Notes
Predicted 3D model of a 74-nucleotide RNA (transfer RNA) from an uncultured Christensenellaceae bacterium. Its Rfam family is "tRNA". The family's RNA type in Rfam is transfer RNA. Model confidence (mean pLDDT): 81 of 100.
RNA sequence: GCUCCAGUAGCUCAGCAGGAUAGAGCGGCGGUUUCCUAAACCGUAGGUCGGGGGUUCGAGCCCCUUCUGGAGCG
Numbered sequence: 001g002c003u004c005c006a007g008u009a010g011c012u013c014a015g016c017a018g019g020a021u022a023g024a025g026c027g028g029c030g031g032u033u034u035c036c037u038a039a040a041c042c043g044u045a046g047g048u049c050g051g052g053g054g055u056u057c058g059a060g061c062c063c064c065u066u067c068u069g070g071a072g073c074g
Base pairs, nucleotide, nucleotide: 001073002072003071004070005069006068007067010026011025012024013023019057028044029043030042031041032040050066051065052064053063054062
């Protein structure tokens, strides 16, 4: 230098051909239960999808660019 993969909630990830309100588990907070803790159960908050631009009626998903991490080639 070139190619490929990944980047979505605090963490680990899902999101199947672009479609209506972005989800799950764990964790956090509150409650029930208990002598207390844990577990269990109920409830609740939290992200606008790495950044920017574009296409589209509509983008996490497509296109361009860029940043970060990883792998390969030279």